[in-house]
Context: one part of a larger RNA
Molecule: small-subunit ribosomal RNA, central domain
Organism: metagenome
RNA sequence: CUGGGUUUAAAGGGUGCGUAGGCGGCUUUGUAAGUCAGAGGUGAAAGCCCACAGCUCAACUGUGGAAUUGCCUUUGAUACUGCGGAGCUUGAAUUGGGUUGAGGUUAGCGGAAUGUGGCAUGUAGCGGUGAAAUGCAUAGAUAUGCCAUAGAACACCAAUUGCGAAGGCAGCUAGCUAGACCUUGAUUGACGCUGAGGCACGAAAGCGUGGGGAGCGAACAGGAUUAGAUACCCUGGUAGUCCACGCCCUAAACGAUGCUUACUCGACGUUGGUUUUCCGGAAUCAGCGUCCAAGCGAAAGCGUUAAGUAAGCCACCUGGGGAGUACGUCGGCAACGAUGAAACUC
Numbered sequence: 001c002u003g004g005g006u007u008u009a010a011a012g013g014g015u016g017c018g019u020a021g022g023c024g025g026c027u028u029u030g031u032a033a034g035u036c037a038g039a040g041g042u043g044a045a046a047g048c049c050c051a052c053a054g055c056u057c058a059a060c061u062g063u064g065g066a067a068u069u070g071c072c073u074u075u076g077a078u079a080c081u082g083c084g085g086a087g088c089u090u091g092a093a094u095u096g097g098g099u100u101g102a103g104g105u106u107a108g109c110g111g112a113a114u115g116u117g118g119c120a121u122g123u124a125g126c127g128g129u130g131a132a133a134u135g136c137a138u139a140g141a142u143a144u145g146c147c148a149u150a151g152a153a154c155a156c157c158a159a160u161u162g163c164g165a166a167g168g169c170a171g172c173u174a175g176c177u178a179g180a181c182c183u184u185g186a187u188u189g190a191c192g193c194u195g196a197g198g199c200a201c202g203a204a205a206g207c208g209u210g211g212g213g214a215g216c217g218a219a220c221a222g223g224a225u226u227a228g229a230u231a232c233c234c235u236g237g238u239a240g241u242c243c244a245c246g247c248c249c250u251a252a253a254c255g256a257u258g259c260u261u262a263c264u265c266g267a268c269g270u271u272g273g274u275u276u277u278c279c280g281g282a283a284u285c286a287g288c289g290u291c292c293a294a295g296c297g298a299a300a301g302c303g304u305u306a307a308g309u310a311a312g313c314c315a316c317c318u319g320g321g322g323a324g325u326a327c328g329u330c331g332g333c334a335a336c337g338a339u340g341a342a343a344c345u346c
Stems, first nucleotide, its partner, number of pairs: 004317003007300002012314001014201004021194003025088007033081002035077008049065006091191001092188003096183004103177007110154001114150008125136002162169002206247006215241002220236004258313006266291011295302002319346003328339004
């Protein structure tokens, strides 16, 4: 290389858009590059293989054949592929009508709770735990009422619900904005699929500058526990958590399951449409779930949302450790990230 694989054994890129490339619907026509057939030339000799022969045999040698799977020229074939022309509508897209949603972003608004401040009532405790103590409190706390103020998050609705490419998204209203689905079958006429590089997005933590800071809370301090306790528990508490702008680019970024298309029994639930109805329901399309037939699987299990049956394209795997380390390179303010070995050892 061929072959074999990637839910859990090693292995699906975090996600999308998209360049090159690879692959590509139906009909017809031309061409004949690929493809197939015939002929010719060439493919040195020796060697290999086969047959026969010569040394008494063999090694060795001679003669002939085969092979040399290739290349070139030429004559044909035209199913498939390519290339050119003409057309089609099923793939794809556009348009008209309708629907749905925590999709994104910006601004405004709301109530509960919490903290703090003020005033009032009121008096000796409060708080916390397994039990305590640290802590707070007669300089009047905790509790209760009223007022003010700050920041963050949005109870119920709420659901195996919904939306989004993924990360993710939840109070209400408005502006801007992206998508999906259903239906009509009007328009274009293969415009498609995948996608090495590339570009963009990418939880949390972290970084830079400037704000903000209620609650929570790494670090830190104290109190406990304990043989010890650099912890679990308690009292405090800085960064951070929040906002704006700019970086970082990693996750058990998980369905541990790449994307697209076609095919393969059913049952039940549910979300959004459409059609129909005897108003009970039924049919159908697109999602989200549960259970199963065939089939698959080492099994667990998967099973029209496949891990079944096939096709196209990409990514990745090849014993454990060393090691996601070293070195080099690229990126980053840094933290670090990306790429990524070997010796040695079992």